The part of an RNA shown here (large-subunit ribosomal RNA, domain VI) has 254 nucleotides and comes from a Holosporales bacterium. The coordinates come from a structure-prediction model, not an experiment, and the mean pLDDT is 86.

Context: one part of a larger RNA
RNA sequence: UGUUGGAAAAUUGAGAGGAGCUGUCCUUAGUACGAGAGGACCGGGAUGGACGCACCUCUGGUGUACCGGUUGUCGCGCCAGCGGCAGCGCCGGGUAGCUAUGUGCGGAAGAGAUAACCGCUGAAAGCAUCUAAGCGGGAAACUCUCCUCAAAACUAGUUUUCCCUAUGAGAGUCGUGGAAGACCACCACGUUGAUAGGCUCGGUGUGGAAGCGCGGUAACGCGUGAAGCUAACGAGUACUAAUCGCUCCAUUGG
Numbered sequence: 001u002g003u004u005g006g007a008a009a010a011u012u013g014a015g016a017g018g019a020g021c022u023g024u025c026c027u028u029a030g031u032a033c034g035a036g037a038g039g040a041c042c043g044g045g046a047u048g049g050a051c052g053c054a055c056c057u058c059u060g061g062u063g064u065a066c067c068g069g070u071u072g073u074c075g076c077g078c079c080a081g082c083g084g085c086a087g088c089g090c091c092g093g094g095u096a097g098c099u100a101u102g103u104g105c106g107g108a109a110g111a112g113a114u115a116a117c118c119g120c121u122g123a124a125a126g127c128a129u130c131u132a133a134g135c136g137g138g139a140a141a142c143u144c145u146c147c148u149c150a151a152a153a154c155u156a157g158u159u160u161u162c163c164c165u166a167u168g169a170g171a172g173u174c175g176u177g178g179a180a181g182a183c184c185a186c187c188a189c190g191u192u193g194a195u196a197g198g199c200u201c202g203g204u205g206u207g208g209a210a211g212c213g214c215g216g217u218a219a220c221g222c223g224u225g226a227a228g229c230u231a232a233c234g235a236g237u238a239c240u241a242a243u244c245g246c247u248c249c250a251u252u253g254g
Base pairs, nucleotide, nucleotide: 001152005163006162007161008160009159010158011157015149016148017147018146021049022048023047024046025045026044027043033038051106052105053104054103055102059100060099061098062097066093067092068091069090070089071086072085073084074083075082076081110144111143112142117137118136119135120134174190175189176188177187178186195241196240197239198237199236200235201234202233205229206228211224212223213222214221215220
């Protein structure tokens, strides 16, 4: 842009793609079979490998915006306490998110028509013959069934609802943002408001703050006190920001 008024939603499925794998063990059963040695079909159950999809509760990784320890040096006048730099200085942990080595799930079952092959009935050819007429069985392959996309399927489909010549259905710009994202798009919100930040409470992590007191010559230890601090997490709360009001021009119509 089209789909022949516009818009919001819900769908059909022409067509396309994905998936399709397989081991071992138990049982049936030491049965059928076999002199024995050995040892099943069919059916039922369990558990793996590789592969794929999704996810982060668990186990881990990362986590340079969290917490702690510690070395050297410089600074805040000094002590104490902090901060800068040294690959995040080095080291021990770690929230969210993202992740695999972690967790969950999948291949199935079933139907149809068949291949090789196995049959029934059966003539040509008084017999025989699965075939010539006719009728069955039969595979991970084929068509469906499972999952995904899908009406530009230009044959442009279907259904529901709203608006319709204008103070309107609605759309965008703008702003606050997002498990959405290169941009765009998509999604949520814009005071009739929890969209983000802040704050409060909680969670999580770290691991016992500073100050003061006590003990020790001191390094340091103990108490106050499961302390202090705490990112991306959860909830609440309008404190901040999504604010409020107006004018002009153009187009179209009157």